[in-house]
RNA sequence: AGAGGUUGCCGAACCUAUCAGUACCCGGGGUCAGACAGUGCGGUGUCGACCAUCCCCGGCGAAAGGACGUUCGGCCGAAACGGUCCGGCCCCGCAUAGCCGGCUCGUUGGGUCCGGGUCGAACAGGUCCGGGACUGUCGCAACCCGAUGUUGCGGAGCGCU
Repeated sequence: AGAGGUUGCCGAACCUAUCAGUACCCGGGGUCAGACAGUGCGGUGUCGACCAUCCCCGGCGAAAGGACGUUCGGCCGAAACGGUCCGGCCCCGCAUAGCCGGCUCGUUGGGUCCGGGUCGAACAGGUCCGGGACUGUCGCAACCCGAUGUUGCGGAGCGCU
């Protein structure tokens, strides 16, 4: 410097479906004194008999995250994930869950299918564990016997050319 793949990886913009006839709001009926902040404890506050929360009927009716596709861009540890720790967000304190960022250690060649766990609205997708075939690469062995190639076994990108 280059290759693996036309589902290689990541990002941005646009589009479409889903989210969902859901949330919010409005009207009617019922019930009724409590209800609310991610969870637990404590505190502080807000709303509530001008009927809150909750349940049913009707009306109106979203969005974010995640996903397909198109275009453009950056690339080949591309990138992704997991663990400890630190900082921040979340009404305040403690604990914990979630989200964002950072240092560090570790795993994964690549995509895909199946089973289970988990996140999620989801049968999408992500992720963890286990398994299968495929594929690229190198090593070993055998076959073929110009080169090439084929088969089997194995290793890992700190690789290969």
Molecule: Lysine riboswitch aptamer
Organism: Bifidobacterium indicum